[in-house]
Context: one part of a larger RNA
RNA sequence: GGAUGAACGCUGGCGGCGUGCUUAACACAUGCAAGUCGAACGGGGAUAAGGAGAGCUUGCUUUUCUUAUCUUAGUGGCGGACGGGUGAGUAACGCGUGGAUAACCUGGCCCAUACAGGGGGAUAGCAGCUGGAAACGGCUGGUAAUACCGCAUAAGCGCACAGUACGGCAUCGUACGGUGUGAAAAACUCCGGUGGUAUGGGAUGGGUCCGCGUCUGAUAGGCAGUUGGCGGGGUAAAGGCCCACCAAACCGACGAUCAGUAGCCGGCCUGAGAGGGUGGGCGGCCACAUUGGGACUGAGACACGGCCCAAACUCCUACGGGAGGCAGCAGUGGGGAAUAUUGCACAAUGGGGGAAACCCUGAUGCAGCGACGCCGCGUGGGUGAAGAAGUAUUUCGGUAUGUAAAGCCCUAUCAGCAGGGAAGAUAGUGACGGUACCUGAGUAAGAAGCCCCGGCUAACUACGUGCCAGCAGCCGCGGUAAUACGUAAGGGGCAAGCGUUAUCC
Numbered sequence: 001g002g003a004u005g006a007a008c009g010c011u012g013g014c015g016g017c018g019u020g021c022u023u024a025a026c027a028c029a030u031g032c033a034a035g036u037c038g039a040a041c042g043g044g045g046a047u048a049a050g051g052a053g054a055g056c057u058u059g060c061u062u063u064u065c066u067u068a069u070c071u072u073a074g075u076g077g078c079g080g081a082c083g084g085g086u087g088a089g090u091a092a093c094g095c096g097u098g099g100a101u102a103a104c105c106u107g108g109c110c111c112a113u114a115c116a117g118g119g120g121g122a123u124a125g126c127a128g129c130u131g132g133a134a135a136c137g138g139c140u141g142g143u144a145a146u147a148c149c150g151c152a153u154a155a156g157c158g159c160a161c162a163g164u165a166c167g168g169c170a171u172c173g174u175a176c177g178g179u180g181u182g183a184a185a186a187a188c189u190c191c192g193g194u195g196g197u198a199u200g201g202g203a204u205g206g207g208u209c210c211g212c213g214u215c216u217g218a219u220a221g222g223c224a225g226u227u228g229g230c231g232g233g234g235u236a237a238a239g240g241c242c243c244a245c246c247a248a249a250c251c252g253a254c255g256a257u258c259a260g261u262a263g264c265c266g267g268c269c270u271g272a273g274a275g276g277g278u279g280g281g282c283g284g285c286c287a288c289a290u291u292g293g294g295a296c297u298g299a300g301a302c303a304c305g306g307c308c309c310a311a312a313c314u315c316c317u318a319c320g321g322g323a324g325g326c327a328g329c330a331g332u333g334g335g336g337a338a339u340a341u342u343g344c345a346c347a348a349u350g351g352g353g354g355a356a357a358c359c360c361u362g363a364u365g366c367a368g369c370g371a372c373g374c375c376g377c378g379u380g381g382g383u384g385a386a387g388a389a390g391u392a393u394u395u396c397g398g399u400a401u402g403u404a405a406a407g408c409c410c411u412a413u414c415a416g417c418a419g420g421g422a423a424g425a426u427a428g429u430g431a432c433g434g435u436a437c438c439u440g441a442g443u444a445a446g447a448a449g450c451c452c453c454g455g456c457u458a459a460c461u462a463c464g465u466g467c468c469a470g471c472a473g474c475c476g477c478g479g480u481a482a483u484a485c486g487u488a489a490g491g492g493g494c495a496a497g498c499g500u501u502a503u504c505c
Base pairs, nucleotide, nucleotide: 001505002504003503004502006501007500008499009498010497013377014376015375016374017373018372019370020369021335026333027332028331030330031329032328035078036077037076040075041074043072044071045070046069047068048067049066050065051064052063053062054061055060085288086287087286094214095213096212097211098210099209100208101207104206105205109202110201111200112199113198114197115196117151119149120148126141127140128139129138130137131136157182158181159180160179161178163176164175165174166173167172187194188193215260216259217258221251222250226248227247228246229245231243232242233241263285264284265283266282267278268277269276270275290311291310292309293308294307313324314323315322316321341367343366344365345364349363350361351360352359353358380410381409382408383407390401391400392399393398414446417440418439419438420437424432449494450493451492452491453490454475455474456473461488462487463486464485470477471476
């Protein structure tokens, strides 16, 4: 000198774009953050119309049925594995980069091919009885489906057996046909469609393995599923991943093991570069969701707002037993030098569900707060010497402040007032917002501070103080003429900021 997610002191006019718990991965009141589909299903409810019956104050009440519309607790489907948060753990194939998969999977989407025949038994809701303070149940009866289960069919597919051709990377891979054997399906409809099953391909997303790279410490050994093999289990898949048996290997001064620290990268800061430092915002990957463990469902999780167990903590309780998890968005307490609103809207972009209308979306779009940062603008312009007054100084003549002010003439950026008023939206639909922007009237009015002035280092005098009070980044100032302390005048630098502190180059 540059830089910062900064803080502190003094000061503070406006706008745009960004950015804002670096500390306690501490504890959390309250609200919201993941639902949706009635065009899968049987019920319930509401409204309207119509039919039938009953009562009768003959135009009202009530019962039941049908149709239409709306609604929905439950069964069922899809989605809750995305999106959002945090960086505790991790020195690791975690990440980066380059490869491999002849050892693998992939819902929804796209393409192609072939199908969808015929049956069955349940169960929630519901009704009755019943347990419990509650959370939540239990028994009996009966009911539907795109829920569940057999049967049929099998172009193609899986498995087993033997074969042919081609190829390779050892096990083998691809293609072809043969025999045996196994497994499918679901309907709804507003009649337009939307779905279902199987197989193959594509696209996308993942899993796994390998080469290289990835902080510090040297008092040097470490390791028993440890290293390898045969056989099995398990997985979508290779493998001590797991198991039985056998062998005794394996890693290590090219730094094993252990200990400390740490999420990694694209990037960012600095630097001429090489390098050094860093990983906040945004993007990619990973890990985690009070702590520890476990699986279930599913195409996908060992699952932040799912389940089970254990632990700590908090809450309810009728003491028998239950409920909870903000490292989602706001917000509260606490810690701290320090970090924001319990805001508006789904209008846009995107996501989930739905045929759609639409619903949900603290993702997102916006607004609010903070000079926290960067950028832009303003706080006026011209003229004006009696060089006014005041102030400071003085050798008392003057000198400085200083064209500075006043005065005169202009202008209106910003702010304020009034009028108009968008784009963002493709038919409709705008939270932002009467916002941006434009126009008009009108007053210099409402808008300047901070640090420094001994040398480094731009900028000097007076008074006070008297090794005191104090200053200080280094050298050093202060003990009676201090350009170094304090105040004033003047000056220098930067400017809505200026200094200080901390950290990096």
RNAcentral holds the full RNA, with entries from ENA, Greengenes and SILVA.
The part of an RNA shown here (small-subunit ribosomal RNA, 5' domain) has 505 nucleotides and comes from an uncultured bacterium.
Its Rfam family is "Bacterial small subunit ribosomal RNA". On this family, see Cannone et al., BMC Bioinformatics 2002: "The comparative RNA web (CRW) site: an online database of comparative sequence and structure information for ribosomal, intron, and other RNAs".